[in-house]
Molecule: SAM riboswitch aptamer (S box leader)
Organism: Cohnella candida
RNA sequence: AUCUUAUCAAGAGCAGGCGGAGGGACUAGCCCGAUGAAGCCCGGCAACCGGCGUCGCCAUAUGACGCACGGUGCUAAUUCUUGCGGAGACGCGUUUAGCGUUUCUGACAGAUGAGAG
Numbered sequence: 001a002u003c004u005u006a007u008c009a010a011g012a013g014c015a016g017g018c019g020g021a022g023g024g025a026c027u028a029g030c031c032c033g034a035u036g037a038a039g040c041c042c043g044g045c046a047a048c049c050g051g052c053g054u055c056g057c058c059a060u061a062u063g064a065c066g067c068a069c070g071g072u073g074c075u076a077a078u079u080c081u082u083g084c085g086g087a088g089a090c091g092c093g094u095u096u097a098g099c100g101u102u103u104c105u106g107a108c109a110g111a112u113g114a115g116a117g
Base pairs, nucleotide, nucleotide: 002116003115004114005113006112007111008110013042016041017040018039022032023031024030026083028081029080043075044074045073048071049070050069051067052066053065054064055063079109084106085105086104087103088102089101090100091099092098
């Protein structure tokens, strides 16, 4: 790299340090950024995995709850919106075809954890 699976509407520095111009995966948008981007450190959030504790059980496994010690992760905007399909509403179009706006929804893609190989 690839496959499986779970989650993705909550949360986390509106003056922390270094750093210096870019960043939000990609498309099209729309945003953030010298009142300082990316990145690194620190802080914080969460609780996926491990660990520990409580309940429960004859016991093991499973389960519920908790801690946050270890391994990750995350820390603008819903995964910022969108890209393919379905359903609805409104408008344009004499009708049809079609077009525009918008709501809901399923995929795809992506991210992260755990597992496989």